[in-house]
Molecule: c-di-GMP-I riboswitch aptamer
Organism: Capsulimonas corticalis
RNA sequence: ACUCGACAAAGGCAAACUCUCUGAAAGGGGAGGACGCAAAGCGAUGGACCUAAACCGAGCUUCCUUUAGGAAGGCCGGCAUGGCCGCCACGUUUCCGAA
Repeated sequence: ACUCGACAAAGGCAAACUCUCUGAAAGGGGAGGACGCAAAGCGAUGGACCUAAACCGAGCUUCCUUUAGGAAGGCCGGCAUGGCCGCCACGUUUCCGAA
C1' cells in the first nucleotide's frame, strides 16, 4: 500500500412510521424516530425498478363551422425529458486496525 472486517475503540449515517413544506405523480427537503449500514460518503454512467405532467395514439361525450375538419372535457394505452445509489454494477474519495 492492497485485500479483509472484530460482540475492539472513537465517531458517523438513519428504514418503517408521525408531523410539516414541496412536487402532476414517483419522489424530495426539514423535525422527530431507529430497522439496519464499513462506504447506508459522493456521482443517475449502464441495467433493474417507480411515476406519467407535457407529448403521441385509439375510441367516447359535448360544442363550432366551410361537412370535412376543428375545439373542449373525462377515460384508456404508449412514452422520461422526471425519479431512485438503503436493488445490482461502474467511477471516485475515505475513519479505525484484531485475525